[in-house]
């Protein structure tokens, strides 16, 4: 740095330092910001993805005891515990769109029909709300 895989609408901020911009490119919209944002640092803290630990399982594998059994040991699990462990995170869903699909809904054209408004049908446009996916990125874990 590249790739494979999870997972991203719950959680959890105080305090010093700086001094203007900031929500990790670009765009637009919405946000935070001199009642100092962001950033750095110290402390708290919140998650549980790897580790550990403890509990359960016996489908499967190994070893041990002559054997039945049992017990390590590997393995499984929407377990559980925050453990002086390794990392993450700690405004606003990854701040929300942007490519595609589909749902309502909207607008505008043909045509049908009506005196005419409704009312069918086919067609287009935008992009409103909704819902899937994909991009890209963020982390964790593993490879190379």
């Nucleotide at each position: 740095a590249u790739c494979u895989u999870a997972u991203c609408c719950a959680g959890a901020g105080u305090g010093g330092c700086u001094g203007a911009g900031g929500g990790u490119u670009c765009a637009g919209g919405c946000c935070c910001g001199a009642c100092g944002a962001c950033g750095c640092c110290a402390c708290a803290g919140c998650a549980a993805c790897c580790g550990g630990c403890c509990c359960g399982g016996c489908c499967g594998g190994g070893a041990g005891c002559c054997a039945a059994g049992c017990u390590c040991c590997c393995c499984c699990g929407u377990g559980g515990u925050g453990c002086a462990g390794g990392u993450g995170c700690u405004a606003c869903c990854u701040c929300c769109u942007g490519c595609c699909c589909g749902a309502u809904g909207g607008c505008c054209c043909u045509c049908c029909u009506u005196c005419a408004c409704c009312g069918g049908a086919g067609g287009g446009c935008g992009g409103a709300u909704c819902g899937g996916g994909g991009a890209a990125g963020a982390u964790a874990a593993g490879a190379u």
Annotation
The RNA shown here (SAM riboswitch aptamer (S box leader)) has 144 nucleotides and comes from Urbifossiella limnaea. The prediction has a mean pLDDT of 79. The model forms 97% of the base pairs in the Rfam consensus.